[in-house]
Background
Predicted 3D model of a 130-nucleotide RNA (c-di-AMP riboswitch aptamer (ydaO/yuaA leader)) from a Clostridiaceae bacterium. It was read from a public genome assembly, where an Rfam model found it. Its mean pLDDT, the model's own confidence on a scale to 100, is 82. Rfam family: c-di-AMP riboswitch aptamer (ydaO/yuaA leader). Rfam links the family to the GO terms cyclic-di-AMP binding and regulation of gene expression.
RNA sequence: AUAGAUUUAAGGCUGAAUCUCCACAGGAGUACGGAGGAACCAAUUAUAACGGGGCUAAUCCCUGAGAGGUAGGGUUCCCUAUUUUACCGAGCCCGUCAGCUAACUCCGGAAGCCUAAAAUAGGAGGAUAA
Numbered sequence: 001a002u003a004g005a006u007u008u009a010a011g012g013c014u015g016a017a018u019c020u021c022c023a024c025a026g027g028a029g030u031a032c033g034g035a036g037g038a039a040c041c042a043a044u045u046a047u048a049a050c051g052g053g054g055c056u057a058a059u060c061c062c063u064g065a066g067a068g069g070u071a072g073g074g075u076u077c078c079c080u081a082u083u084u085u086a087c088c089g090a091g092c093c094c095g096u097c098a099g100c101u102a103a104c105u106c107c108g109g110a111a112g113c114c115u116a117a118a119a120u121a122g123g124a125g126g127a128u129a130a
Stems, first nucleotide, its partner, number of pairs: 011114004019029004032108005041099001049096001051097001052094004060069002072088002078123008
């Protein structure tokens, strides 16, 4: 000097997943999210198997698998928008059962990480005597 590891603080990212209080091994709420559930409408052929359904961007094609492609998705450190390239395109749950759905009912409110480039437009802010 460079690279890496650990710890702390700040800042930031994906995500609904933030915040407050208490008598604090646990509870009660909360920003914000998800599901079930009439009429009407839709669906018409189901009642166990080639099942069906939900969360999520994460669907679908193809393969024995892999690889490849794809609907879709987020990121570049002041913010927003557009385009191209790069990147992701997983996983989990319900348990025979659910279309939509007012009233109503139930549930979640985690976890994980650290800034990709290029082009353009608008805005915010700062500096300056202007």